[in-house]
Context: one part of a larger RNA
Molecule: small-subunit ribosomal RNA, 3' major domain
Organism: marine sediment metagenome
RNA sequence: AGACGGGGGUCCACACAAGCGGUGGAUCAUGUGGCUUAAUUCGUCAACAAACGAGGAACCUUACCAGGGUUUGACACCUACCGGAAAGCUUCUUGAAAGAGAAGCCUUCUCACAAGGACCGGUAGGCAGGUGUUGCACGGCCGUCGUCAGCAUGUACCUUGAGGCGCUCCGUUAAAUCGGGUAACAUGCGCAACCCCUAUCGCUUGUUUUAUAUGUCAAGCGAAACUGCCUGAGACAAUCAGGAGGAAGGUGGGGAUGACGCCAGGUCAGCGUGGCCCUUUGAUAUCCUGGGCUGCACACAUGAUACAAUGGAGCCGACAGCGGGACGCAAUGCAGUAAUGCGGAGCAAAUCCCUAAACGGCCCCUCAGUUCGGAUUGAGGUCUGCAAUUCGACCUCAUGAAGCCGGAAUCGCUAGUAAUCGCGUAUCAGCUAUGGCGCGAUGAAUAUGUUCCUGGACCUUGUACU
Numbered sequence: 001a002g003a004c005g006g007g008g009g010u011c012c013a014c015a016c017a018a019g020c021g022g023u024g025g026a027u028c029a030u031g032u033g034g035c036u037u038a039a040u041u042c043g044u045c046a047a048c049a050a051a052c053g054a055g056g057a058a059c060c061u062u063a064c065c066a067g068g069g070u071u072u073g074a075c076a077c078c079u080a081c082c083g084g085a086a087a088g089c090u091u092c093u094u095g096a097a098a099g100a101g102a103a104g105c106c107u108u109c110u111c112a113c114a115a116g117g118a119c120c121g122g123u124a125g126g127c128a129g130g131u132g133u134u135g136c137a138c139g140g141c142c143g144u145c146g147u148c149a150g151c152a153u154g155u156a157c158c159u160u161g162a163g164g165c166g167c168u169c170c171g172u173u174a175a176a177u178c179g180g181g182u183a184a185c186a187u188g189c190g191c192a193a194c195c196c197c198u199a200u201c202g203c204u205u206g207u208u209u210u211a212u213a214u215g216u217c218a219a220g221c222g223a224a225a226c227u228g229c230c231u232g233a234g235a236c237a238a239u240c241a242g243g244a245g246g247a248a249g250g251u252g253g254g255g256a257u258g259a260c261g262c263c264a265g266g267u268c269a270g271c272g273u274g275g276c277c278c279u280u281u282g283a284u285a286u287c288c289u290g291g292g293c294u295g296c297a298c299a300c301a302u303g304a305u306a307c308a309a310u311g312g313a314g315c316c317g318a319c320a321g322c323g324g325g326a327c328g329c330a331a332u333g334c335a336g337u338a339a340u341g342c343g344g345a346g347c348a349a350a351u352c353c354c355u356a357a358a359c360g361g362c363c364c365c366u367c368a369g370u371u372c373g374g375a376u377u378g379a380g381g382u383c384u385g386c387a388a389u390u391c392g393a394c395c396u397c398a399u400g401a402a403g404c405c406g407g408a409a410u411c412g413c414u415a416g417u418a419a420u421c422g423c424g425u426a427u428c429a430g431c432u433a434u435g436g437c438g439c440g441a442u443g444a445a446u447a448u449g450u451u452c453c454u455g456g457a458c459c460u461u462g463u464a465c466u
Base pairs, nucleotide, nucleotide: 001466002465003463004462005461007460008459009458010457011456012455013454015450016449019413020412021411022410023409026305027304028303029302030301031300032299033298034296035295042053043052064291065290066289067288068287069286070285073127077126078125079124080123081122082121083120084119088105089104090103091102092101093100094099109116129278130277132276133275134274138272139271140267141266142265143263145261150189151188152187153186154185155184157164158163169180170179171178195255196254197253198252200223201222202221203220204219205218206217226249229243230242231241232240233239307406311365312364314362315361316360317359323354324353325352328347329346333342334341335340372403377398378397379396380395381394382393383392419442420441421440422439423438424437425436
């Protein structure tokens, strides 16, 4: 100087408290461990792993296993030789396919021929290839402390020196934010602002809408908020409390943005890459078929659905926003109990389509393992796709399990938030999505406060630690 303390002081944070809703008990989904297996590919493990890489494992993906093949190779460049315009197509034998063997069609470059160019195939050789290993050799990227307020430098000064000071102190702030004071004075990276979205108004433009006008609206441009004004507090300061006006008030709300560093944190399987290793008789490369990644005494994690009457069932009625759509979205109509099928108006989209639910009205159920709950199982279907057996989703009928609010413990959230309700989208043929990312609809309660728990910041103190 740091680090640490079941030392002290000051301060902050959904950290506690005050509240609301959950998890932990049940069933299921998904992930992980374990077990099993020919294989159940690999990575990730306190916080910072476990709906994570994976924004889609039936084949493919795929890296794993079994079996069958290939060896200049599935892919790239070059050289030499041989054949053929290049290409493309068809058939036969064998085979699970890949592959192996064989036959044929077509012949169109420059061109009389020869020769040559591009391209393809074969042979030979340089070489390819590796999701093999090392994240403790690395780049790049990321997590974390933490959007915490810190981290440094120059000159000067102090000290024998390491180093200190500045950055301590007083007040203040979300903030090393600002003011005052001061052996310091300045500066840089951070903070803030500049960027985007959103809330109000004005102007311009006007595809859609509409009979027109208009402008709810859309897209641009601009205005507006600055403690600017008033009162009080305060060191007359910074600032704080209240008020006016205002759509909005003291950072208006949200996002992007993550300082110096820490954890030899994570990733050699996204990519790149050093070293090491495997590759001419057959691989750790590569192709194919099938299987596996979905296996199930169990344990954990994250979720979904419930246990009901603030509810469940039926009929009728209403209101969004973000987005997506041509290998597409698909209306009206018809058939079917339905999934869906037939058919196809319209739409390369403010024009057409996908497109709401909770809610409101009427009525039934009356506290029961039930008209709650829907697991599981049986049967019949629909759709996608070469193909749904391992192993898809959906529909109908039947079946109707556990579950009556969950021990110790534990999580999220301070306002258009929590909670509840549905909708869209990426991936995608289809989907195991209850996940992720977004969107709107309805819309609370509580905060006396900082003693305690957790984490953090500054100062100070102790230390046998570095």